[in-house]
Transfer RNA from Candidatus Giovannonibacteria bacterium RIFCSPLOWO2_01_FULL_46_13, 72 nucleotides, folded computationally. The prediction has a mean pLDDT of 84. Rfam family: tRNA. It is annotated as a transfer RNA. Rfam links the family to the GO term triplet codon-amino acid adaptor activity.
C1' cells in the first nucleotide's frame, strides 16, 4: 500500500431517515435495629472529524483520523 468491518454515556452494546436507549458502574430516596440484596428517582452523549444528499442524518454517499482482520 490494495480490500473489508468497527468508532454512540465512565464501560459492553442496541437504535439503519422524523425528540438517542438498554445493562452494569455513580448519585439520592423508600424499606431496615443497621448492613446486604431487591424497589423507586437522578445525573451523564457536540453519535469520531470535516463536507455533500434531504424538509429532516447516528442512520444514506465523499474525504480524512483511530482500531481490528486479511492480502502482498
Nucleotide at each position: 500500500g490494495g480490500c473489508g468491518g468497527c468508532g454512540u454515556a465512565g464501560c459492553u452494546c442496541a437504535g439503519u431517515g422524523g425528540u438517542a436507549g438498554a445493562g452494569c458502574g455513580a448519585g439520592g430516596g423508600a424499606c431496615u435495629c443497621a448492613u446486604a440484596a431487591g424497589c423507586c428517582c437522578u445525573a451523564g452523549g457536540u453519535c469520531g472529524c470535516a463536507g455533500g444528499u434531504u424538509c429532516g442524518a447516528u442512520c444514506c454517499c465523499u474525504g480524512c483520523c483511530g482500531c481490528c482482520g486479511u492480502c502482498a